[in-house]
Context: one part of a larger RNA
Molecule: large-subunit ribosomal RNA, domain IV
Organism: Haloechinothrix sp. LS1_15
RNA sequence: CCGUGGUUAAGGAACUCGGCAAAAUGUCCCCGUAACUUUGGGAGAAGGGGAGCCGGGUGGCGUGAACGCCCUGAGCGGUGGGAGCGCUGUCCGGUCGCAGAGAGCAGGCCCGAGCGACUGUUUACUAAAAACACAGGUCCAUGCGAAGACGCAAGUCGAUGUAUAUGGACUGACGCCUGCCCGGUGCUGGAACGUUAAGGGGAGGGGUUAACCCUUUCGGGGGUGAAGCUCCGAACCUAAGCGCCAGUAAACGGCGGUGGUAACUAUAACCAUCCUAAGGUAGCGAAAUUCCUUGUCGGGUAAGUUCCGACCUGCACGAAUGGCGUAACGACUUGGGCGCUGUCUCAACCACGGACCCG
Numbered sequence: 001c002c003g004u005g006g007u008u009a010a011g012g013a014a015c016u017c018g019g020c021a022a023a024a025u026g027u028c029c030c031c032g033u034a035a036c037u038u039u040g041g042g043a044g045a046a047g048g049g050g051a052g053c054c055g056g057g058u059g060g061c062g063u064g065a066a067c068g069c070c071c072u073g074a075g076c077g078g079u080g081g082g083a084g085c086g087c088u089g090u091c092c093g094g095u096c097g098c099a100g101a102g103a104g105c106a107g108g109c110c111c112g113a114g115c116g117a118c119u120g121u122u123u124a125c126u127a128a129a130a131a132c133a134c135a136g137g138u139c140c141a142u143g144c145g146a147a148g149a150c151g152c153a154a155g156u157c158g159a160u161g162u163a164u165a166u167g168g169a170c171u172g173a174c175g176c177c178u179g180c181c182c183g184g185u186g187c188u189g190g191a192a193c194g195u196u197a198a199g200g201g202g203a204g205g206g207g208u209u210a211a212c213c214c215u216u217u218c219g220g221g222g223g224u225g226a227a228g229c230u231c232c233g234a235a236c237c238u239a240a241g242c243g244c245c246a247g248u249a250a251a252c253g254g255c256g257g258u259g260g261u262a263a264c265u266a267u268a269a270c271c272a273u274c275c276u277a278a279g280g281u282a283g284c285g286a287a288a289u290u291c292c293u294u295g296u297c298g299g300g301u302a303a304g305u306u307c308c309g310a311c312c313u314g315c316a317c318g319a320a321u322g323g324c325g326u327a328a329c330g331a332c333u334u335g336g337g338c339g340c341u342g343u344c345u346c347a348a349c350c351a352c353g354g355a356c357c358c359g
Base pairs, nucleotide, nucleotide: 001354002353003352004351005350006349007348008347010345011344014343019340027051028050029049030048031047036041038173052095053094054093055092056091057090058089059088060087061086062085063084067080068079069078070077071075096100108338109337110336111335112334113333114332115330116329120132121131136171137170138169139168140167141166142165148157149156150155174325175324176323177322179255180254181253184252185251186248187247188246189245190244193243194242195241199237200236204232205231206230207229208228211224212223213222214221215220256274257273258272259271260270283317284314295311296310297309298308299307
C1' cells in the first nucleotide's frame, strides 16, 4: 500500500450523478392503525408496551392416587372424591447483570409523481425494463375434404374440433370514452361501357412458279402469273385485370392559411378571404413528447437546470400506431421526509490475509 472484517469523540448526507456502500429495522404476544379503495385491500400501515430468574396468590386443560358409597350380576364394575404429576395463562412481590427475543438466524418506514393494471417472460456470457406476454376489447377470414399451414405428390396438422369453433391482425385489467375525413393507397362489392393476352377468325398482301406474252448476241433477259407450298395479316369474337361506379378508417393513413374587428391597453366571441377528402372533437398539455427553456407563477429549501401544483405561446399531444383516469402490485424511473450511520467534515486504531523488505 491492497483485500476482507471490527470499533470510533462531536456532527449526522455536509459525501455523491444518486444515501452507492454501510448502519439501522428484524422474533413472539398485547394495544393501536390514516388517506384512498375495484370493499378484497391498503396493513406487519404508521406508532407504542411487554419478554430472564425466584417466591406467593389465582385460573384453564390433561391425567387421575388414597379414601367413601352402590350392586339380582362382586368385576380389570359403577359412582363420588380430589392428592400428586404434566402443560398453559394471569396477578402480586422479590432478585441479578451494561444488556433477559442476552449468541446465531429473522422487514427500515412514510409522503408525492411517471410508466406498466396485476402473477409471469426476456438479450445463456455487459441491458430484467416503461420491452414481451397477459385475461379483456375490436376487426377480418373460415359452413367443413373449412380457412390457414407443411409437402412435388400421396398425405398430415388444424381436429377425432364445427362459428360460444379455428386461423390472422391490432389493442392490452378495470372506469369514463373512442370525434371528423373514403380525395390517395389497400380491401370488399358491382358489372353496363372503355381498354386488354394467348386463341378463334380470315378481308387483304408478299415469296416461289406450271403456263402464257415481249425480247435475244440463242447463253439468256423482262412482264403477267393458276394450283400447291409458304410468310405476313385487317375487321370481328374473346377472361381476369385495369379504367369506371359504390362501400369500408378498432383498414394504411390524414385531421389548414391569411387579413381585419370591442369606448385605456391587450385580446378577439365576430367578419372577410384562399385552399382542402376533411381541417384535431372530448380529454390532456414545458409532458418518457417543449426547440427557444433553468418559460412564467405558486409550493417545498437559507439557497432547487431536478421535483410537485398551475398557466397554455402544443417548435412537433390526442383518442384501440388508443385518449384520460385508476385501488392493488414493481430487485422499474424520479422528488421529498423520519430513523440510522466513517458516505462525508477527517481521519484513527485493531484483527486476519496478501504485496513488499530482511534472514